A computed fold for a 476-nucleotide part of an RNA from an uncultured prokaryote, annotated as small-subunit ribosomal RNA, 3' major domain.
[in-house]
Context: one part of a larger RNA
C1' cells in the first nucleotide's frame, strides 16, 4: 500500500422487512448429470453451466457409429498432354460410383496459339469441427451502470509511498458547494443519440370524416382538409418562479403554473481492472500431431436410448371456474419459390378454384381475456387432460426408428404441494391473446407487441452483495 475481521462509524441495492404471484408435490415439454450403447458427436459446470452455443437433429445439417468406396483428392495456385463447354438415354448397384451411349464442334487469333471449362499424369501442395482458450488475436460473461480508477507539476517522507481523492454539508453520482500544500488534468458520472408522453407548423394518399352537399341495397363511394393518423421540422422542463430550511453556499422540503417537475418513463451506452472466467467447434492464429488417413464421398443408424437424480418451463387440480350460444375493442410485425380473400366440398385438419397484393391500397387476421343469456352445484365431476386404439390431413425423394395437425373413442396422476427457494415497487406484478426470426415441415423455447390491471414498503436490528472513512493483523 492492499486484502481480510463472527472490529467500529456513515450510506446504498426487491438485500431484508411489508405485500402479490410462483418453484419444490402431479402429468407432460425441454436441458443437464448418470447409466446404457457400435455411436448415443463436441463444448458450457456456484452466483456468472443446465429451453445455454442450437433463430428450429426424419435425409441434409452432422462434427459420432457400422458398412461400401477415393487418394493431388470435395476446395486453391502452378506445370505437361489431350478434349470446346455442355447435353440425352440405358444397364448394374443401397448409393457413392462404374460401363455404354445421343446431340454438339462454339469465342478470339499475328494461324504459333490463347480464354473459359473438362479429363489424365507428376509433384510442390491441398485438407483436418485433430490437441493446447494455461501460447494468442478478436468477441463475450461477471463484479456493475457499482462510483470509482489514475496522471502532470508541486509539497511531505531516507524509502516503500503519501498528499491531491481526506474533512463539513449535499447528491442517483469523485454530483455540486465550502474548507484545505496543494494546483490542474484524463478515463468514468451526467449531457449530447434513439424512443415514449403535450402542443405548433408543413404535407394529405393508399390513411381520416366533424359540419355541409351529392350518392348507395350497404359502404368515406365523391366533393372536403377540420379531427385521427402518418413523418419531417420546431416549441417545451431549466430547480426557471414563490415560500420555508440551510453557512448568505451547494442543496433539500412545500407550492404555483404546466401534458409533463426536479435524472418525466424506457433504451443504447459498461472506467482502471478481477476471475490464467468462456470460446482453437463462428472466424483468425503460434506450436504440436495425421497425410491411401485423424483427409474426402455415399447408404443406413445415432445425436430422440432410460432403474434414476437435478434445473428451466407448460398444463392443471376448478365455480373469480368449465361448457354452449350471441356480441365488442388492439398494437406491432410478415408476405412474389410469397400472403392468399370470396365461393364451393369436407364434422375437422384441409382440399378445389382463383380475385387482389412487390402492400397505410390486397392479405395473413377470427384478437383473447371482456360483456350478455343459458347450463353444470362441489363430485375425481360436464374439473383435468396424460396415455393408448382406430380413421384421416399436410409438408417433404422419404414421416418405421423419429414430424406437426384433425376426428371418434379411451380417459391416468392430480383436491394447492415438506424442508427449502425464486421473481416483482406501476402501466410494474399477475393475467389474456397477437406477431416475428429460424424454417419444406416441425415451439410449452426465444425475441417483440398490445388488452385488462393490483397489493405493499413501518423501517434498516438482522441475511446477501456493494461504496467511503477508520481500527487490528503472526496474511501478500
Nucleotide at each position: 500500500u492492499g486484502a481480510c475481521g463472527g472490529g467500529g462509524g456513515c450510506c446504498c441495492g426487491c438485500a431484508c422487512a411489508a405485500g402479490c404471484g410462483g418453484u419444490g408435490g402431479a402429468g407432460c415439454a425441454u436441458g443437464u448429470g448418470g447409466u446404457u450403447u457400435a455411436a448415443u458427436u463436441c463444448g458450457a459446470u456456484g452466483c456468472a453451466a443446465c429451453u445455454c452455443g442450437a433463430a428450429g437433429a426424419a435425409c441434409c445439417u452432422u462434427a459420432c457409429c457400422a458398412g461400401g468406396c477415393c487418394u493431388u483428392g470435395a476446395c486453391a495456385u502452378c506445370c505437361u498432354a489431350g478434349a470446346a463447354a455442355c447435353u440425352u438415354u440405358g444397364u448394374a448397384g443401397a448409393g457413392a460410383u462404374a460401363c455404354a451411349u445421343u446431340g454438339g464442334u462454339g469465342c478470339c487469333u499475328u494461324c504459333g496459339g490463347g480464354a473459359a471449362u473438362c479429363u489424365a499424369g507428376a509433384g510442390a501442395c491441398a485438407g483436418g469441427u485433430g490437441c493446447u482458450g494455461c501460447a494468442u488475436g478478436g468477441c463475450u460473461g461477471u463484479c456493475g451502470u457499482c462510483a470509482g480508477c489514475u496522471c502532470g507539476u508541486g509539497u511531505c517522507g531516507u524509502g516503500a509511498g503519501a498528499u491531491g481523492u481526506u474533512g463539513g454539508g449535499u447528491u442517483a453520482a469523485g454530483u455540486c458547494c465550502c474548507g484545505c500544500a496543494a494546483c490542474g488534468a484524463g478515463c468514468g458520472c451526467a449531457a449530447c443519440c434513439c424512443u415514449u408522453g403535450u402542443c405548433c407548423u408543413u404535407a394529405g394518399u393508399u390513411g381520416c370524416c366533424a359540419g355541409c352537399a351529392c350518392g348507395u341495397a350497404a359502404a368515406g363511394g365523391u366533393g372536403g382538409a377540420a379531427c385521427u393518423c402518418u413523418a419531417a421540422g420546431g416549441a417545451g422542463a431549466c430547480u426557471g418562479c414563490c415560500g420555508g430550511u440551510g453557512a448568505u453556499a451547494a442543496a433539500c422540503c412545500g407550492g404555483a403554473g404546466g401534458a409533463a417537475g426536479g435524472u418525466g418513463g424506457g433504451g443504447a451506452c459498461g472506467a482502471c481492472g478481477u476471475c490464467a472466467a468462456g470460446u482453437c467447434a463462428u472466424c483468425a492464429u503460434g506450436g504440436c500431431c495425421c497425410u491411401u488417413a485423424c483427409g474426402g464421398c455415399c447408404u443406413g443408424g445415432g445425436c430422440u436410448a432410460c432403474a434414476c437424480a437435478c434445473g428451466u418451463g407448460c398444463u392443471a387440480c376448478a365455480a373469480u371456474g368449465g361448457u354452449g350460444g350471441a356480441u365488442a375493442c388492439a398494437g406491432a410485425g410478415g408476405g412474389c419459390u410469397g400472403c392468399g380473400a370470396a365461393a364451393c366440398g369436407g364434422c375437422g385438419a384441409c382440399g378445389u378454384u382463383u380475385a387482389g397484393c412487390u402492400a397505410a391500397u390486397c392479405u395473413c387476421a377470427g384478437a383473447a381475456a371482456g360483456u350478455c343469456c343459458a347450463u353444470c352445484u362441489u363430485a375425481g365431476u360436464c374439473c383435468g387432460g396424460a396415455u393408448c386404439g382406430c380413421a384421416g390431413u399436410c409438408u417433404g425423394c422419404a414421416a418405421c426408428u423419429c414430424g406437426a395437425c384433425u376426428g371418434c373413442g379411451u380417459g391416468a396422476a392430480g383436491u394447492u404441494g415438506g424442508a427449502a427457494u425464486c421473481g416483482c415497487u406501476a402501466g410494474u406484478a399477475a393475467u389474456c391473446g397477437c406477431g416475428a426470426a429460424u424454417c419444406a415441415g416441425a415451439a410449452u423455447g426465444u425475441c417483440g407487441c398490445g388488452g385488462u390491471g393490483a397489493a405493499u414498503a413501518c423501517g434498516u436490528u438482522c441475511c446477501c452483495g456493494g461504496g467511503c472513512c477508520u481500527u487490528g493483523u503472526a496474511c501478500a
The coordinates come from a structure-prediction model, not an experiment, and the mean pLDDT is 84. Rfam family: Bacterial small subunit ribosomal RNA. Its family is annotated with structural constituent of ribosome and ribosome in the Gene Ontology.